[in-house]
Molecule: transfer RNA
Organism: Candidatus Roizmanbacteria bacterium RIFCSPHIGHO2_02_FULL_40_13b
RNA sequence: UCGGGGAUCGUCUAAUGGUAGGACAACGGACUCUGAAUCCGUUAAUCGAGGUUCAAAUCCUUGUCCCCGAG
Numbered sequence: 001u002c003g004g005g006g007a008u009c010g011u012c013u014a015a016u017g018g019u020a021g022g023a024c025a026a027c028g029g030a031c032u033c034u035g036a037a038u039c040c041g042u043u044a045a046u047c048g049a050g051g052u053u054c055a056a057a058u059c060c061u062u063g064u065c066c067c068c069g070a071g
Base pairs, nucleotide, nucleotide: 001070002069003068004067005066006065007064010024011023012022013021018054026042027041028040029039030038047063048062049061050060051059
């Protein structure tokens, strides 16, 4: 430099254009003499910019970073 893949709550991971979900963690509560475990609840995210569309995490363009391959 070229080709391919990837970036989503603090972490991991779903969502084939139509309410952004789950687990763990954190926080609050219940239970307990206390703690752990268990149960209930809450907070929290689409890498940046632009475009297409009634509607974009998803499609298009471009940028940044990471991984694999080629030279």